[in-house]
Molecule: Glycine riboswitch aptamer
Organism: soil metagenome
C1' cells in the first nucleotide's frame, strides 16, 4: 500500500431550461439540511519568545442529502 467484508448522517424539496409521443433524463437558480473523504481551528502539554500541539470535538471551504459512488473507522488476508 492493497483485496474482499461491515460501514452512519442529512430534502427522491421548490423554481427553471433542454431532451422525450410520455414516463424519465440531464443542466442551471433557490432555500433548507448532514458530517465519517479531504481541508481548517483549538485544550492539557511543552518554550524567555516564537514555532510546536490530538480527536468520532468544533468550522463547514470541500464533498454530501433516491440508488450508485465515495465513506471516517472495524474485521480478515498479502
Nucleotide at each position: 500500500c492493497u483485496g474482499c467484508g461491515g460501514g452512519a448522517g442529512a430534502g427522491a424539496c421548490c423554481c427553471u431550461g433542454g431532451c422525450u409521443g410520455g414516463c424519465g433524463c440531464c443542466g442551471g437558480g433557490g432555500c433548507g439540511c448532514c458530517g465519517a473523504a479531504g481541508g481548517c481551528g483549538c485544550a492539557a502539554c511543552a518554550u524567555g519568545c516564537c514555532c510546536g500541539g490530538a480527536a468520532a470535538c468544533g468550522c463547514u471551504c470541500a464533498g454530501g442529502c433516491u440508488a450508485a459512488a465515495g465513506g471516517a473507522c472495524c474485521g480478515u488476508g498479502g